Order: sequence, then structure tokens, then C1' cells
RNA sequence: AUUUGAUAAAGGCAAAAUCAUUGAAAGAUGAUGACGCAAAGCUACAGGGGCUAACGUUUUUUUAAACUAUGCCAGCCAGUUGCCAAU
Repeated sequence: AUUUGAUAAAGGCAAAAUCAUUGAAAGAUGAUGACGCAAAGCUACAGGGGCUAACGUUUUUUUAAACUAUGCCAGCCAGUUGCCAAU
């Protein structure tokens, strides 16, 4: 340096749910809590994919419907950085 990751060591993160706050929503933040994670660290303008639809546009008998990201998801794939050990 590459590759690999256990029944090792030191540790780390925190799903769902609940409460509070915030947001049009998706979601986010904090507390409690642990489903799990060898990157469940970071990146949303490297890229793909997904969610919502406020504003806007179109349609409509209609209080409705459709499209749409500038909003959001990294614990979807991915890019990038990294602890320890083994080879």
C1' cells in the first nucleotide's frame, strides 16, 4: 500500500416507537430507547434512484385531479475519508 473482516481489543453510531419543537408536506432537531451497522463518518452540484408538492402550470361541475424541486432521503446504490486486526 492492496485486499479481507471474527468468536479479537479499544471504542463509535442509533432503527422503530413515544414526548417536545419545527416544516405545506416529505422530513429535520433534542430527550428517552436499541432494530441493527466494519464506515449506519462525510458528500444531495461527481452520478443514479427514491419521497413530498408549498409556489407555479394545466384540466375540471367541483371543495378535486395531474405535472413539477428550488424542498427532502446517505440506515437505497454510490463517490470520498478513516480505527484495529489478519493476509

Predicted 3D model of an 87-nucleotide RNA (c-di-GMP-I riboswitch aptamer) from Paenibacillus prosopidis. The organism belongs to Paenibacillus, within Bacteria. Of the family's consensus pairs, 95% are formed in the model. The coordinates come from a structure-prediction model, not an experiment, and the mean pLDDT is 83.